The part of an RNA shown here (small-subunit ribosomal RNA, central domain) has 350 nucleotides and comes from an uncultured bacterium. The prediction has a mean pLDDT of 86. The RNAcentral record of the full RNA draws on ENA and SILVA.

Context: one part of a larger RNA
Parts: sequence; C1' cells; structure tokens
RNA sequence: UUGGGUUUAAAGGGUGGGUAGGCGGGUUAUUAAUUCAGUGGUGAAAGCGUGUGGUUCACCCAUACCAAGCCAUUGAAACUGGCGAUCUUGAGUGCAAUCGAGGUAGGCGGAAUUUGACGUGUAGCGGUGAAAUGCUUAGAUAUGUCACAGAACCCCGAUUGCGAAGGCAGCUUUCCAGCAUGCAACUGACGCUGAGGCACGAAAGCGUGGGUAUCAAACAGGAUUAGAUACCCUGGUAGUCCAUGCCGUAAACGUUGGGCACUAGGUGUGGGGGACAUUCCACGUUUUCCGCGCCGUAGCUAACGCAUUAAGUGCCCCGCCUGGGGAGUACGGCCGCAAGGCUAAAACUC
Repeated sequence: UUGGGUUUAAAGGGUGGGUAGGCGGGUUAUUAAUUCAGUGGUGAAAGCGUGUGGUUCACCCAUACCAAGCCAUUGAAACUGGCGAUCUUGAGUGCAAUCGAGGUAGGCGGAAUUUGACGUGUAGCGGUGAAAUGCUUAGAUAUGUCACAGAACCCCGAUUGCGAAGGCAGCUUUCCAGCAUGCAACUGACGCUGAGGCACGAAAGCGUGGGUAUCAAACAGGAUUAGAUACCCUGGUAGUCCAUGCCGUAAACGUUGGGCACUAGGUGUGGGGGACAUUCCACGUUUUCCGCGCCGUAGCUAACGCAUUAAGUGCCCCGCCUGGGGAGUACGGCCGCAAGGCUAAAACUC
C1' cells in the first nucleotide's frame, strides 16, 4: 500500500464550536477542467502478456503482435466540476404558548454537628469481637435555655428532568443561554464532518490571600498479631469551603465518534400539539412530534447480546488498532512553579 477491524478480544479522541481539506438538495441555461469516443505522434533495448518456431519436454533462445501511460487534435455533453438563473423539502430566522437540579451573581431559611455561657443532676462516659489509649468529682456523659461559627441541603426523589461533556438538587430574586412543540411569515443550500489551532474540562495536587464546624491523607497513641510501618479504636495537620491564578488527567464509561436516510411491533414514563367525548374545567379515548426506559420480529454477532436511542441496511467525514512483555517507559521536543502532562521508540525476551 491492498485488505480487515474498533461494546466486552488490540482499537472511538474527555467534550464542544470551528480553519484548511473531504463530501454535499430540486429544476434550467452555458462551459468542457473531469469523463467518453475517433485520429495522429510517442511508448529505446531487455523484460511482462499473447501467438508461432528451435531443442526430446522444460529452462532457455528467436520472431511477430498487443497493451496501458503521455502529448496533440476532432467531436459528444449523461455524470462530477466551473459560471449564471431559479425553487423550497435540508439548514436558519421570526412569531405564539410552554418546559427543565442548564449557567451566573446576590439575599434568606430550618434541621443536624462542634464549641461557648448559664441551669438541672451524679458517677461514670466513650469505644470494641473483647479491650485499652482518651474524657470525667476542677462535675463529664445525659438533659433544658441562650449564643457563635462553618459546611451540607431530610422528606418530595423517580430506570425522573436539564446540560456538549465534566456535571447540576433547600427557598427566592437578577441576568444569560437552550431543547422540544405549533404556525408557515422571512432567507434561499446559507449544509455535514473536521487534520492542526482555540475553548471548556470531576477529584486530587500547586501558588497567593481568607476561612476552618464536620470529616480526614501524613503523624501520635491504644489494640490485634509471630511481626502489623495495615485492617479496628482515641486523637489529629494538610486538605475538604471561598476568591483568584495554574494543572489538564479519570473505569472522563453506554468501555459503543459525529451526521443523514431506510427497516415489524408491544408497553411504561417526561414535555408539547391536534381530534373525539363531556354544559365548562379536571378526568377519559385516540392520534402526532421530541426525549427517557423495558420487552421483542427480521437482520447482525465468536458468543453474551444489540435490535427505530442498532451492535441492522447504506452513504459522507474524522480519531484509532495490527502478538505478550520491555512501555505509555527511555531519548528528543513542546507545555507546567512543581507534581507531572502530551508526543513516542529500540535492544532484548517469550
């Protein structure tokens, strides 16, 4: 390179918007780059392919012919492309009424925990498999009232909802963003994907400044044990929280990239619309669009299983894989304050 793959065997980039590039809706006019056809030139020799001959066959040798490819020219105009016109179904805008733990900044609330003050009260409390360390007659634990602080939001709560992913949950206000539904007023292919680059990105960690109730790496003590640098217990500092700046990784998982189209159904649920029924509302029946689940046909799959939310059937674009170990390591480069991250081998060995 050809070819084959990527849920679980090696392999989907953590996620998004987007540059180059690749691919791209209907009708029509034109062009002729592409495409197709004709003619001419070239296509050295050897070789390849086909035919014939030499040698007993083969190898080998001889001879004739062919072929793409390239150049020039003449023509065709269906496809792809270029240029022009036009269309509305793709895409977007507008309007209407909704939806949601979507984001941002502020305010407020109650329960619990720790601590403090005061009261009641007396000998234990706590903890464990059992204990001990620890706390306690200087009055603890328990209980009542009051007060401070910080962090998290019981029930509702759900295969629920929202978000590109990470993620998002007390109540309320502000600002910002979004999907879906309905109408079909507007634009008229404006689309899809996306190497690099850019932005976002849990937790832990790092810098500076605050804060510190709980929990708790490190650390200390008590146990256990042959030992116990652990599991258990009593304490406890970073951290956990806030502001700001870095880091850029995760089993960042649906271990399943994105888009479009097509391919039996059944059932539940969240959001919206229509129809029927009802005096109206609510409820109900039915239908339709979008989402989230379960079951299942064809088909697919090594099997498990997937199955209109595909792992089915096709097309377009991107990432990635090629035996195990060595190794996601060394070296080099780029990034980072550091920790380290990204890119990424080989010898050797089985």